[in-house]
Context: one part of a larger RNA
RNA sequence: GAGUAACGAUAAAGGGGGUGAAAAACCCCCUCGCCGAAAACCCAAGGUUUCCUGCGCAACGCUAAUCGACGCAGGGUUAGUCGGUACCUAAGGCGAGGCCGAAAGGCGUAGUCGAUGGAAAACAGGUUAAUAUUCCUGUACUUAAUAUAACUGCGAUGGGGUGACGGAGAAGGUUAGAUCAGCAAGCUGUUGGACAUGCUUGUUUAAGCUUGUAGGGAGAGUGUUUAGGUAAAUCCGGACACUUGUUAAUCCUGAGGAGUGAUAACGAAACUCCCUUUUAAGGGAAAGAAGUGAUUAAUACCCUGCUUCCAAGAAAAACCUCUAAGCAUCAGGUUAUAUUGAGCCGUACCCCAAACCAACACAGGUGGGUGGGAUGAGAAUUCUAAGGCGCUU
Numbered sequence: 001g002a003g004u005a006a007c008g009a010u011a012a013a014g015g016g017g018g019u020g021a022a023a024a025a026c027c028c029c030c031u032c033g034c035c036g037a038a039a040a041c042c043c044a045a046g047g048u049u050u051c052c053u054g055c056g057c058a059a060c061g062c063u064a065a066u067c068g069a070c071g072c073a074g075g076g077u078u079a080g081u082c083g084g085u086a087c088c089u090a091a092g093g094c095g096a097g098g099c100c101g102a103a104a105g106g107c108g109u110a111g112u113c114g115a116u117g118g119a120a121a122a123c124a125g126g127u128u129a130a131u132a133u134u135c136c137u138g139u140a141c142u143u144a145a146u147a148u149a150a151c152u153g154c155g156a157u158g159g160g161g162u163g164a165c166g167g168a169g170a171a172g173g174u175u176a177g178a179u180c181a182g183c184a185a186g187c188u189g190u191u192g193g194a195c196a197u198g199c200u201u202g203u204u205u206a207a208g209c210u211u212g213u214a215g216g217g218a219g220a221g222u223g224u225u226u227a228g229g230u231a232a233a234u235c236c237g238g239a240c241a242c243u244u245g246u247u248a249a250u251c252c253u254g255a256g257g258a259g260u261g262a263u264a265a266c267g268a269a270a271c272u273c274c275c276u277u278u279u280a281a282g283g284g285a286a287a288g289a290a291g292u293g294a295u296u297a298a299u300a301c302c303c304u305g306c307u308u309c310c311a312a313g314a315a316a317a318a319c320c321u322c323u324a325a326g327c328a329u330c331a332g333g334u335u336a337u338a339u340u341g342a343g344c345c346g347u348a349c350c351c352c353a354a355a356c357c358a359a360c361a362c363a364g365g366u367g368g369g370u371g372g373g374a375u376g377a378g379a380a381u382u383c384u385a386a387g388g389c390g391c392u393u
Stems, first nucleotide, its partner, number of pairs: 013031006032390004040370004046350002050348001051075006060068002080141002082346004087118002092113003098107003122139005142342011153327002158322004166309004172302003177296005182203006204265002208260004215253004219244008228236002266291001272285005310313001356365002372384003
């Protein structure tokens, strides 16, 4: 220079009460404003205690601070079913032997790792200051072992099937959701005049089990035989015959709906009871009304479907089936019932952000899911609900 620039989005504040040494900023209430395909909610990555409570205000917070993602102390993350692992493989990594190389090492078979993919099973309500598909209540499911009973050819690291897949387009069915009516409870202001045909709020319930629908797909069954499937096969494939069907049978698949789950849960005010340092108020407990229908309707489900196109669109395990060695009064397998078991790790909190990446409480960047109403073709636009904020002078 200078008590100058600046104090980081022009979404916005005002009033009352409380606490306190002190209040524009903290807490409570009323009003106002802003976002609302987000400035709401839930996850992944990343962070790693920032979560909750008590106490505190030196420093940190671009000001003050009684407040805080700050300091100190204490507390908090509960799983057979959610995710990972105990299973599988992809790109890729490592790699016994092996090949190459002066060495270090490079490549690579068998194999072994490696999810962003495949693969068993859980929902609703309640509860904490802080966790919940994890705790509690109720109702389920999966898998393994064992026992019992009935029936019985079982057996793999091998064979076969399945798993198993692209783009685009279109239609139908259905539901979530929404809207309206009915129903239940409550209200009667404003106005010259509305106890009504007015107003406000609510009208909610899952998985599972039973049924097998709208629809979609394939012809199906029996017998005989067989240079294929590295051996075998009753399995798969090929051939033949018969039966049945092709206006369809048989089988497979398949949302939703209905019933049950539920004589349960949830569900408002008043009344009743209890507690309180907001006492004309607040909190808790008990009790508990209606709980139906229609319309509309998805980008969700049926759909890994259908139609169409060429560029022709993972693998392996699990699963089903077949036999080999072997075992066959056993062991093993199938079905039913019962009992028992289900380890380890993650789980707090932020997550378009003041907690991640940017030196900062930085107008930047950051993948996925849900995403109501009015307007509308729409996830555009503007207004708004739930919810969240008014961006720390």
Large-subunit ribosomal RNA, domain III from Methylococcales symbiont of Iophon sp. n. MRB-2018, 393 nucleotides, folded computationally. The organism belongs to Methylococcales, within Bacteria. The full RNA is in RNAcentral, with records from SILVA.